[in-house]
Description
The RNA shown here (FMN riboswitch aptamer (RFN element)) has 114 nucleotides and comes from uncultured Eubacterium sp. The prediction has a mean pLDDT of 84. The organism belongs to Eubacterium, within Bacteria. The model forms 100% of the base pairs in the Rfam consensus.

RNA sequence: UAUUUUCAGGGCGAGGUGUAAUUCCUCACCGGUGGUUAUAGUCCACGACCCACCUUGGUGGUUGAAUCGGUGUAAUUCCGAUACCGACGGUUAUAGUCCGGAUGAGAGAAAAUG
Numbered sequence: 001u002a003u004u005u006u007c008a009g010g011g012c013g014a015g016g017u018g019u020a021a022u023u024c025c026u027c028a029c030c031g032g033u034g035g036u037u038a039u040a041g042u043c044c045a046c047g048a049c050c051c052a053c054c055u056u057g058g059u060g061g062u063u064g065a066a067u068c069g070g071u072g073u074a075a076u077u078c079c080g081a082u083a084c085c086g087a088c089g090g091u092u093a094u095a096g097u098c099c100g101g102a103u104g105a106g107a108g109a110a111a112a113u114g
Stems, first nucleotide, its partner, number of pairs: 001114007013027004028097002030086002032046004041084002050061005066082005088100003
């Protein structure tokens, strides 16, 4: 470097209101991939989702959220504190956690062979 194979997303528990809520309210719970002087949901980049176009499989676009203090050579990554964020469609009632597209796709990881 080429081919093939495998893998590749977690989370509503308790109470309240109500005809009805895992959707509202109080508390709870979860965190894809690569990078980084040191471990990241909130830094940088990417994937997914969504939108547009066309040659239907690609191309292009959009895309959330953090501060303070401490240690240290080095940390927006560790420790302490207090915050914040989370596609689309569905639903007897508004969803990061339920159901669906999805036994899908995929950043990428690993292995085998040449």